[in-house]
RNA sequence: UGCUUCGGUCUGAUCGUUAGUGGCGGACGGGUGAGUAAAGCGUAGGAACCUGCCUGGUAGUGGGGGAUAACAGCUGGAAACGGCUGCUAAUACCGCAUACGCCCUUAGGGGGAAAGAUUUAUUGCUAUCAGAGGGUCCUGCGUUCGAUUAGCUAGUUGGCGGGGUAACGGCCCACCAAGGCGACGAUCGAUAGCUGGUUUGAGAGGAUGAUCAGCCACACUGGGACUGAGACACGGCCCAGACUCCUACGGGAGGCAGCAGUGGGGAAUAUUGGACAAUGGGGGAAACCCUGAUCCAGCAAUGCCGCGUGCGUGAAGAAGGCCCUAGGGUUGUAAAGCGCUUUCACCUGCGAGGAUGAUGACAGUAGCAGGAGAAGAAGCCCCGGCUAACUCCGUGCCAGCAGCCGCGGUAAUACGGAGGGGGCUAGCGUUGUUCGGAAUUACUGGGCGUAAAGGGCGUGUAGGCGGCGGAUCAAAUUAGGCGUGAAAGCCCCGGGCUCAACCUGGGAACUGCGCUUGAUACUGAUCUGCUAGAGUCCGGGAGAGGCUAGUGGAAUAUCCAGUGUAGAGGUGAAAUUCGUAGAUAUUGGAUGGAACACCUAUGGCGAAGGCAGCUAGCUGGACCGGUACUGACGCUGAGGCGCGAAAGCGUGGGGAGCAAACAGGAUUAGAUACCCUGGUAGUCCACGCUGUAAACGAUGUUCACUAGACGUCGGGGGUUAGGCCUUCGGCGUCGCAGCUAACGCAUUAAGUGAACCGCCUGGGGAGUACGGCCGCAAGGUUAAAACUCAAAGGAAUUGACGGGGGCCCGCACAAGCGGUGGAGCAUGUGGUUUAAUUCGAAGCAACGCGAAGAACCUUACCUGAGCUUGAACUGUGGGCAUUAGCUACCUGAAAGGGAUAGUGAUCCUUCUUUGAAGGAACCUACAGAGGUGCUGCAUGGCUGUCGUCAGCUCGUGUCGUGAGAUGUUGGGUUAAGUCCCGCAACGAGCGCAACCCUUACUAUUAGUUGUCAGCGAGUUAAGUCGGAUACUCUAAUGGGACUGCCGGUGACGAGCCGGAGGAAGGUGGGGAUGACGUCAAGUCAGCAUGGCCUUUAUGUUCAGGGCUACACACGUGCUACAAUGGAUGGUACAGAGGGCUGCAAGCCCGCGAGGUGGAGCAAAUCCUUAAAACCAUUCUCAGUUCGGAUUGCAGGCUGCAAUUCGCCUGCAUGAAGCUGGAAUUGCUAGUAAUCGCGAAUCAGCUACGUCGCGGUGAAUGCGUUCUCGGGUCUUGUACACACCGCCCGUCACAUCACGAAAGCUGGUGGCGCCAGAAGUCACUGGUCUAACCUAUUUUUAAUAGGAGGAAGGUGCCGAAGGUGCUGCUAGUGAUUGGGGUGAAGUCGUAACAAGGUA
Repeated sequence: UGCUUCGGUCUGAUCGUUAGUGGCGGACGGGUGAGUAAAGCGUAGGAACCUGCCUGGUAGUGGGGGAUAACAGCUGGAAACGGCUGCUAAUACCGCAUACGCCCUUAGGGGGAAAGAUUUAUUGCUAUCAGAGGGUCCUGCGUUCGAUUAGCUAGUUGGCGGGGUAACGGCCCACCAAGGCGACGAUCGAUAGCUGGUUUGAGAGGAUGAUCAGCCACACUGGGACUGAGACACGGCCCAGACUCCUACGGGAGGCAGCAGUGGGGAAUAUUGGACAAUGGGGGAAACCCUGAUCCAGCAAUGCCGCGUGCGUGAAGAAGGCCCUAGGGUUGUAAAGCGCUUUCACCUGCGAGGAUGAUGACAGUAGCAGGAGAAGAAGCCCCGGCUAACUCCGUGCCAGCAGCCGCGGUAAUACGGAGGGGGCUAGCGUUGUUCGGAAUUACUGGGCGUAAAGGGCGUGUAGGCGGCGGAUCAAAUUAGGCGUGAAAGCCCCGGGCUCAACCUGGGAACUGCGCUUGAUACUGAUCUGCUAGAGUCCGGGAGAGGCUAGUGGAAUAUCCAGUGUAGAGGUGAAAUUCGUAGAUAUUGGAUGGAACACCUAUGGCGAAGGCAGCUAGCUGGACCGGUACUGACGCUGAGGCGCGAAAGCGUGGGGAGCAAACAGGAUUAGAUACCCUGGUAGUCCACGCUGUAAACGAUGUUCACUAGACGUCGGGGGUUAGGCCUUCGGCGUCGCAGCUAACGCAUUAAGUGAACCGCCUGGGGAGUACGGCCGCAAGGUUAAAACUCAAAGGAAUUGACGGGGGCCCGCACAAGCGGUGGAGCAUGUGGUUUAAUUCGAAGCAACGCGAAGAACCUUACCUGAGCUUGAACUGUGGGCAUUAGCUACCUGAAAGGGAUAGUGAUCCUUCUUUGAAGGAACCUACAGAGGUGCUGCAUGGCUGUCGUCAGCUCGUGUCGUGAGAUGUUGGGUUAAGUCCCGCAACGAGCGCAACCCUUACUAUUAGUUGUCAGCGAGUUAAGUCGGAUACUCUAAUGGGACUGCCGGUGACGAGCCGGAGGAAGGUGGGGAUGACGUCAAGUCAGCAUGGCCUUUAUGUUCAGGGCUACACACGUGCUACAAUGGAUGGUACAGAGGGCUGCAAGCCCGCGAGGUGGAGCAAAUCCUUAAAACCAUUCUCAGUUCGGAUUGCAGGCUGCAAUUCGCCUGCAUGAAGCUGGAAUUGCUAGUAAUCGCGAAUCAGCUACGUCGCGGUGAAUGCGUUCUCGGGUCUUGUACACACCGCCCGUCACAUCACGAAAGCUGGUGGCGCCAGAAGUCACUGGUCUAACCUAUUUUUAAUAGGAGGAAGGUGCCGAAGGUGCUGCUAGUGAUUGGGGUGAAGUCGUAACAAGGUA
């Protein structure tokens, strides 16, 4: 608007929502790094190309047609999703027309477009030419490791012609040719996105590729195309596969390496937030829509930057902590206290800019103002050295630490804690990673004689390098210009956030590549010359240069024959062996093999290995002289090729000697060795293989340069004839500069340079495994890793050591004398025993030692009984007439305990002197005592020992990089580092010596207690007496002895030898005296002492016992075994000591020990017998007249006590033992041997011990070869805890990694075959089919044919899949092999020294 029954319905417009058609975009943006070693990336270039949207130009936009979704109906399926029929539009689709320019072309021609919408101005559309931006393709250069990957390749390389593509092209196809790549690393394997950059580094380099930016690749795994401008497409499609989900079991769905988020894995990595406000992208005319791009917020100290957690004052240096030398120190102005400020955070208010006009997620924004109050705000690591920072406690090779070295086993600055300190700080420390230091892969910027490292030697290919001139070119080189080297980042100068981090503008830089114009010295290229390098030629001489053939003598062996007889041979000594069947020896002859004495040498030759009688032949190289010729022809040399000792292998010969294996004999614990007797391979020859050696000068080849001296080999020249001068080439020794870590090298370099090659990069594993190549084998060559260690190694230094050397010394040996070891006893030790037999000492350097005195004591041990502030000490508090003490009592073995009675206080000082106070003493409580308990490996002190050995050091100087050396060594000499001489040393110290003591001679002084010559007295006798002080002697001071003198010797000298004199002669004898150091030597039990342990006991007291035991073993001694003696008798001579709780005479008693007694003596006065010896007698060789053990009896002495457990005496008894195996010890002169005497300790004694004293009083010493020890010089060293060192291999055990292995299991390639999805392409009978064309019939239209198309089918290709063979690789594997590692296993002792056989 129309219709209407006024309920509605139909149609149209507008708006919104939704589905669909159509357009554009989903090829951008965002993510990830699996793959990729590649034209992927980077850089510089190139051409045969495409390009939607955008910009500019030119031309056009005419006229038609047929469908189809949506929708409707029917229908299948669980779903996903469809099927059939019917309707419809377009900028969807299809013809026709037109064609300047466009495309094709045989140059005649042929072919190809479009879309409109809204409105009056635009926007579209079509064709085409340009632009911009984007993309595709091609090329040079650059771009990881492995050669234990060396050959790869068939569409492979090229051509012709097609196809295909946007486009070039084997991109694909047919045909033709046989190429292409590779040692400048192909192929194969492993690993990996690339770059700008980041990080480190002085740089060169190294490592790396998060964030940001460029490129590439990928999107569950594999394959494929479609659409499109662009994809073979992250949030598209198809197929195959694996996985997950849904299912009605028929079938379907999916792909966070987008943003959040979940699970898993992991040492570990965030919110299922806000917004399109800004910037940007897509669509759209626009409004606008979309945008996990983006902008913001959240989480995480993950990083960078900035800020805060307060500031000032404050000494009583508080308290507390920690340490302590107990005084103090430190924490520490730190705190408290007092004063001040308010950044940040908090509270209140205001409030930009991001927003040119609107729009603000962030946002409680930034910022500003105000407020309150020191308020809300400090940790982590370290303190042994490196490396800033130290003490205590705990622990005790445990627990633990540790980056490297290394801490911890009773005093830990190293573990754990604490106090203190140091460092950094909103962080700190650890772990991991990268670079640096690291010149430790060396381009800058290393090496190879001995540390790792020169190829065994030559020849030569590639390659690298290359003499003197000239010309040309300009590859290389060099200078300028141009282009590029994205931005960001780094650097410089500015600007903006309060500063900074951060952001931002400009510049520089990007060391590179390309183009271009010049230069031409050097290098290079081409051409042309030269002769100095190199080579050829001529003439000489030297030589173990090589190969072949021949030949000689000596010797060994065997055989034959002769002579001849009992041995020979062999060794450290023997035996095996040979020999009476005649050896060895000797003579003659024969055979055979191998090697060549003398010459012979530091010599010669050769590339190296290597080469040796003589002769001949063949042959290589070097050298000298001459200069004629060539004209750089050269040097080196990866691979390659050749040579290459010995041993070994193959085949065939040969075989005298020697000789692996083997046999036997020895040696030895064993001896599969060293030694001996035999002996086979082999050694020799021919041919072939092996291919290694300490194949060494541990030194690659070539060239040039850089002082010399001497010797020698081969030539030349000169010559004054000379150990002469000169020159070339070799072989050697020394030496300058220089080099070297040093040693050393040094014109024959390890010096200075050049060229080229080989090789090294901590030790072991390992020159091994696997793989490859070579080989007959043995094996060679190339050559790792796991694992393990913090070293391995070189040269030199100082020591120590050596079954290395030289020199020297010592009772070290030798020469002697006497012992020990055998016996008995004594004594000590071990062992055993015991309740206990206390402890210590342990080769020399423990064992008659501590112990110079164990019956009790000692005494430390055992048993038993007691005490607990204790037996002894100090301090403090309290008590002190109820107490201490004394006398007596009970019990007991005693210690101790008990209770009663009596007695009952004392000393000192002061004072107000009846008395009081204090101290001592005593009692009591507490601090603390005590310990012969441990540690001598926590210590002091002392001692032993090397060793009375002659050494040990320092200053200065000099030498050396240094450790160090020199001095201190050398030549002499000494007892001596003693002295002398020499000397890059000059001096000095501790040691030696001397000074000290004693002894030997003497003088002086002094003479009592000593002495007695002379004088006197006197006795049986007697220094007994007077006297004397001469002598002896005593004891003080001196002298004397110093190589001083003489001779010889020594170069001088030091000194040595001899002599004189002298008491003494070369230190006169003896003693004291012990350097630097060694042995963790000895001692905590002599003493002292740190730490630990103990405290009614590990302390202390007492009684008894033990230290004294006894199958045994050892050490040290005594006595003996007898005649140099025993016994008996007689007679003589010392010294040094001791003596008052003492030594003790004479007399007397006793056989005696001893007793009695007490003269004398505090000592040159008294006491203390010397014995051996000597003189006599006896014994007469025996287990005795030797020897004295053992035992019995009887005694004596000491002592409280003699049983365990003393000594002595007498009588009796009368053992072993007749001179001592292996072995071992002392001593060099008044010594050994022998004889007695004394002393300490001590009541006594186990004393035969120890320390002293004197008497008598020898022998021997050639000498330094050997044993032991020491000194010094030198040498070797793998030792340095220092030879009692170091160290090797098997075996056994544990453990780790690796190799081999019948195999088993996976991964990944190659080749062949089977089968073949999707899909492109090709073909396609039949089927289906709107547009265009043709024909026919009817003329609304239909039918038929054609063109084209679709599905289907076929074919080529083709993914996953299947199958067979083969390669590579990983895991695993019974068993097996070696390797590594592991405080204390077994067997030996191979190496280091001459390592005991170099």
The RNA shown here (small-subunit ribosomal RNA) has 1398 nucleotides and comes from a metagenome.
Rfam family: Bacterial small subunit ribosomal RNA. Rfam links the family to the GO terms ribosome and structural constituent of ribosome.
Its mean pLDDT, the model's own confidence on a scale to 100, is 84.
RNAcentral holds the sequence, with entries from SILVA.